[in-house]
RNA sequence: AAGCUGAGAGUUUGAUCCUGGCUCAGAACGAACGCUGGCGGCGCGCCUAACACAUGCAAGUCGGACGCACUCAGCAAUGGGUGAGUGGCGGACGGGUGAGUAACACGUGGGAACCUGCCCUGGGGUCUGGGAUAGCUGCGGGAAACUGCAGGUAACACCGGAUGUGCCCUUUGGGGGAAAGUUUACGCCCUGGGAUGGGCCCGCGUCGGAUUAGGUAGUUGGUGAGGUAGUGGCUCACCAAGCCUGCGAUCCGUAGCCGGUCUGAGAGGAUGAUCGGCCACACUGGGACUGAGACACGGCCCAGACUCCUACGGGAGGCAGCAGUGGGGAAUCUUGGACAAUGGGGGCAACCCUGAUCCAGCGACGCCGCGUGGGUGAUGAAGGCCUUCGGGUCGUAAAGCCCUUUUGCCGGGGAAGAUGAUGACGGUACCCGGAGAAGAAGCACCGGCUAACUCUGUGCCAGCAGCCGCGGUAAGACAGAGGGUGCUAGCGUUGUUCGGAAUUACUGGGCGUAAAGGGCGCGUAGGCGGCCAUGUAAGUCGGGUGUGAAAUCCCAAGGCUCAACCUUGGAACUGCAUUCGAUACUGUGUGGCUUGAGACCGGAAGAGGUGGGUGGAAUACCCAGUGUAGAGGUGAAAUUCGUAGAUAUUGGGUGGAACACCGGUGGCGAAGGCGGCUCACUGGUCCGGUUCUGACGCUGAGGCGCGAAAGCGUGGGGAGCAAACAGGAUUAGAUACCCUGGUAGUCCACGCCCUAAACGAUGUGUGCUAGAUGUCGGGGGACUUGUCUCUCGGUGUCGGAGUUAACGUUUUAAGCACACCGCCUGGGGAGUACGGCCGCAAGGUUAAAACUCAAAGGAAUUGACGGGGGCCCGCACAAGCGGUGGAGCAUGUGGUUUAAUUCGACGCAACGCGCAGAACCUUACCAACUCUUGACAUGGCCGUUAAAGCUGCAGAGAUGCAGUGUCCCGCAAGGGGGCGGUUACAGGUGCUGCAUGGCUGUCGUCAGCUCGUGUCGUGAGAUGUUGGGUUAAGUCCCGCAACGAGCGCAACCCUUGUCCGUAGUUGCCAUCAGGUUGGGCUGGGCACUCUACGGGGACUGCCGGUGACAAGCCGGAGGAAGGUGGGGAUGACGUCAAGUCCUCAUGGCCCUUACGAGUUGGGCUACACACGUGCUACAAUGGUGGUGACAGAGGGCAGCCAGGUCGCGAGGCCGAGCAAAUCCCUAAAAGCCAUCUCAGUUCGGAUUGCACUCUGCAACUCGGGUGCAUGAAGGUGGAAUCGCUAGUAAUCGCGGAUCAGCACGCCGCGGUGAAUACGUUCCCGGGCCUUGUACACACCGCCCGUCACACCAUGGGAGUUGGUUCGACCUUAAGCCGGUAAGCUAACCCGCAAGGGAGGCAGCCGUCCACGGUCGGGUCAGCGACUGGGGUGAAGUCGUAACAAGGUAGCCGUAGGGGAACCUGCGGCUGGAUCACCUCCUUU
Repeated sequence: AAGCUGAGAGUUUGAUCCUGGCUCAGAACGAACGCUGGCGGCGCGCCUAACACAUGCAAGUCGGACGCACUCAGCAAUGGGUGAGUGGCGGACGGGUGAGUAACACGUGGGAACCUGCCCUGGGGUCUGGGAUAGCUGCGGGAAACUGCAGGUAACACCGGAUGUGCCCUUUGGGGGAAAGUUUACGCCCUGGGAUGGGCCCGCGUCGGAUUAGGUAGUUGGUGAGGUAGUGGCUCACCAAGCCUGCGAUCCGUAGCCGGUCUGAGAGGAUGAUCGGCCACACUGGGACUGAGACACGGCCCAGACUCCUACGGGAGGCAGCAGUGGGGAAUCUUGGACAAUGGGGGCAACCCUGAUCCAGCGACGCCGCGUGGGUGAUGAAGGCCUUCGGGUCGUAAAGCCCUUUUGCCGGGGAAGAUGAUGACGGUACCCGGAGAAGAAGCACCGGCUAACUCUGUGCCAGCAGCCGCGGUAAGACAGAGGGUGCUAGCGUUGUUCGGAAUUACUGGGCGUAAAGGGCGCGUAGGCGGCCAUGUAAGUCGGGUGUGAAAUCCCAAGGCUCAACCUUGGAACUGCAUUCGAUACUGUGUGGCUUGAGACCGGAAGAGGUGGGUGGAAUACCCAGUGUAGAGGUGAAAUUCGUAGAUAUUGGGUGGAACACCGGUGGCGAAGGCGGCUCACUGGUCCGGUUCUGACGCUGAGGCGCGAAAGCGUGGGGAGCAAACAGGAUUAGAUACCCUGGUAGUCCACGCCCUAAACGAUGUGUGCUAGAUGUCGGGGGACUUGUCUCUCGGUGUCGGAGUUAACGUUUUAAGCACACCGCCUGGGGAGUACGGCCGCAAGGUUAAAACUCAAAGGAAUUGACGGGGGCCCGCACAAGCGGUGGAGCAUGUGGUUUAAUUCGACGCAACGCGCAGAACCUUACCAACUCUUGACAUGGCCGUUAAAGCUGCAGAGAUGCAGUGUCCCGCAAGGGGGCGGUUACAGGUGCUGCAUGGCUGUCGUCAGCUCGUGUCGUGAGAUGUUGGGUUAAGUCCCGCAACGAGCGCAACCCUUGUCCGUAGUUGCCAUCAGGUUGGGCUGGGCACUCUACGGGGACUGCCGGUGACAAGCCGGAGGAAGGUGGGGAUGACGUCAAGUCCUCAUGGCCCUUACGAGUUGGGCUACACACGUGCUACAAUGGUGGUGACAGAGGGCAGCCAGGUCGCGAGGCCGAGCAAAUCCCUAAAAGCCAUCUCAGUUCGGAUUGCACUCUGCAACUCGGGUGCAUGAAGGUGGAAUCGCUAGUAAUCGCGGAUCAGCACGCCGCGGUGAAUACGUUCCCGGGCCUUGUACACACCGCCCGUCACACCAUGGGAGUUGGUUCGACCUUAAGCCGGUAAGCUAACCCGCAAGGGAGGCAGCCGUCCACGGUCGGGUCAGCGACUGGGGUGAAGUCGUAACAAGGUAGCCGUAGGGGAACCUGCGGCUGGAUCACCUCCUUU
């Protein structure tokens, strides 16, 4: 000193909070794979086929146990060595593996009935005999392995006897039983003890499955016997009937166990390589022998499979020892060295053996350490990349200069490891010297999580991806590059484990609506349990002791240069056992108590239950009467009933079912549920009394009972209602909603079924924690006797604290606690399959997996939407006027056609739109012919000095050729300009409006859209902005947790209406004058009109009413104008990826002798059709002819054109004036008068013919106009649809832009000049509030099921194949055991001997038994024609079920029906919108 150390993130939504899953960041590994790879140290290295194995080695040793053979030395004796054999010890250790095993196998702690070679220690002994046998020799058999017979031989081999302390047995008399030598040393025998090792027994601990619930016959126990080293059913005989099991037996699956290892804050979870302990196994199965020890890895026997040898007769083998081979596999090493060390066997020893071990080799497999250089060096080199072209960056990086030498290399020296000798490692570690920056850097990543960004390529392709997700032409997400970030001799990927995950919650979760309370009760086991006293000490707490092996982890110190690694000591090992103590709590024993619980007495209310009886109303039917043509039914109808008399009405009767009013968030019951009245039987509850018992209690797995509706069985009953069914409607269809009928059923009895949104979506019980106010039942008190108050029990509403994700809940908790039970763990698959149990069936209950998704969900928020509600507005409807839709024509569009009919615009908000004007041009299109630095711009270089223009020729023209023509400054050089060539570049109406700017449309001139601060809410958000009034208006007023502010509204601007002032020409002319052409023409004037500049005026200012004393509204006065006077300009935040790349601008892409440019001609003008917008009409409110009055606003020099003249006319010719309040266009038209008289016309004018005219290079395709002639459709327009609220609609003409010419279009101007608006139910659009929502690309939303196709996994399936297991029987190898043994037999006994005996053996018999066989059963797996549903998939088909009142509210259970979603019946639920009623409260 052994201590401390608890991180989160991404992803469900438009956003939020919560629930909840998925995913990531960390650590680890016996790893593998990819890319890469300098050195060293220390470790580690078949996880798969306990698959098969060639070859070598891994267990021998002892001559000091014995004989023999050979050999060496010796003359010999003898000695040394070698070899096989007898004998001893060892081969039961060491080494390997993890198959089997769920078990006393293992771990831990105990126990008694045992054995233990070698070792230690104590005691005693070590005496005396004997017969064999291998080797060997001889003769044989056999291919071999091996083996037979005969002869002979030794021992510490074998046998007998003696002795025997002690030992064993015992009937207590007795009986049994040993040895080996040798010179010592070393041994041997008997015996006691020890040590070590081992056997056995027990407590506790030790995986998953109950879709395994019963198992067991030596089974459980006893007695006796046998067996063993020993206890024991271990075995046997007999007896008894036990034993195990819900605290999980049995069965099935999986697995060697532990110290430890990995992870974790811990508790836990996962794991059991290397090292250590135990077990099991040794080709598979069985068996024993020997031995101290084995049922024996490198022993034996048998059986089986396999391999090998063979002369076919027969033999041999077992690497899960070390190397190694094949195979399997993603994957795991050398057929190395040495016994030097440590250890083991044998030996007295020397020594021998030892693939144990120590070393080396291979492998980045892991951990640790080191290096690949250091300093300086800015022209910030070259080069790469990027660039806004300025530059930036790689980058002091490099080069260069100056140094160093770790490591590697070369040379030299050279250990420790070894106590005396002996060193495989090894000429190794280490040390010294030398040369020289020299030989030594990669991998992954860079959208977020997550540190790190750009360019290019690609274009939903190729690809990436751990999750979310990237990629459809500007990709920080793909691929490459540059740069960066991270780690580094490694880096990534994959796999696995723990963590994060409080996501199984012991520590540490939940169940009203997210997944989750059992439908309800009774009750068994179990769990839990009131007050007091006392005993005990099981739990509990404290101390001691033993144990918790070593290693590991942790701490301290030490050793390798450090570290990894190693060594020493400590701490720890949270456990178990035992002992001592404590006694609060729990348990247990005893005694007591009354408050929990129950009983008793007296009252009380009630649709509580069961059975019987009975009543009236109504429906239906039957009979009779009255009565006549309809009734019934619906949105409207029809089916249906009725002249055979219905409906209606009256009287009478039959029958079944249900009980109006009372009736009530009233009552009762455990729930389901219960409703006329009455009788009988019966359960529970409440109140009061406080008499008794004395904890008798609470909960409740299994179990038992009850359990709406539907449904089932048998028998009744049947009025009404009503699945199915039929018909009628509706509809695209209508297997529905609606209607007319109608059967099961609904009712009763008995028996089943057992499920519901069986709900308060809230288990039961107990205690505690503010209130207010109703109501039901009971009791007490007070007094004013009909009220008040107190209290117990029930049932509601509101609500403080608390709680909750929020909604909400709140003494009837979802608050605070305790006890017990049930249940949940992402969505789908699925409450399904299989199996079990139950059921007559329908079906119920229990209850998975594969596969698939990145969510599925709850509550609340903001929107949007609703065939939801309320309020309000708008030519939105209504009221009215006129149109469109029908005709002809014009014009635009679609379509079609075409060489081309250029392109764009597509509901409103494209379609007389871009186009304010296509014959060429325009022009973007097509055909043909041409050009290539270009039709156009700028710069560089070179050449030249012209070019344009004009003329001619060719040509369709562009163009080409020829001729003519030949610039400016400058003395020159040269410059400018032009042309030609060349190079950079030009050019593109090519693409992308979904890359953009700008501009525009639209909602909409709608009244809205926001912000700051504050406040509320966990938050998104809310408040303000809602409310009461009011307004055209978020306009204003009042109120208010809001107070203010901004963009919008309004006002300010223009115009118009009135007045005034100023000014007075080109305008005007009242007054004055002149003039005659009779026109303000002239003088003059500026009064008026007018013009155009500036002012005034209108503000709800005044009065009355109303309203709240407000804002305002209504009415009135005055006024030219009155409540915004009319009109215009002005368009909030935003929406539509709205429109435009073809106005312009612009990123990117594309074309570059063409997608650019020029030219001629054609096309945009086509034409069976369809649509939009217009014009002209259809006529008499009109046509035609005549007449001839009154505007405004504009335009005019390539112009407007007076006037004159010609022409029927368009128009032509001549020509004045006017750049315009001066001149011109200019004439206005509707009007008025006359005529026509209802007709295809004197309407209408299309079409066509002829003849002209104008513009223009040019009217063929393809212009306008005129005259004459022609004279079509059309008689007021279906469904539908448009505009307009006053100087408006309608009607009438006039002007302008564009423009050579072309206007029915467009933009303006004035003339004449209406009708109607009750009103807001409905249609459309919009605003505010509220409500529902499964929508948020926001209802043009979302979404369900069948069918069809593809793929995937899975259930059933006649069967079939295999594994495993059980039962019965048969067979029985080897072997143990038992019996027998007539054959064989050395030791001992008897016998002189022969021989006999004892004992033993072969053989035979028997029990047991492996393998094998037959039959039957269980279970698991594979395959399987066909079949069932399920999941997924870019578009498919049919419908529209659900989400809004989803257009029939939805959903649950059940039953029937139907292509499908579904529909219908019965009962239930609100998790239904809306309105009304009832009740209650408040006010009047």

Predicted 3D model of a 1484-nucleotide RNA (small-subunit ribosomal RNA) from Geminicoccus harenae. Its Rfam family is "Bacterial small subunit ribosomal RNA". The organism belongs to Geminicoccus, within Bacteria.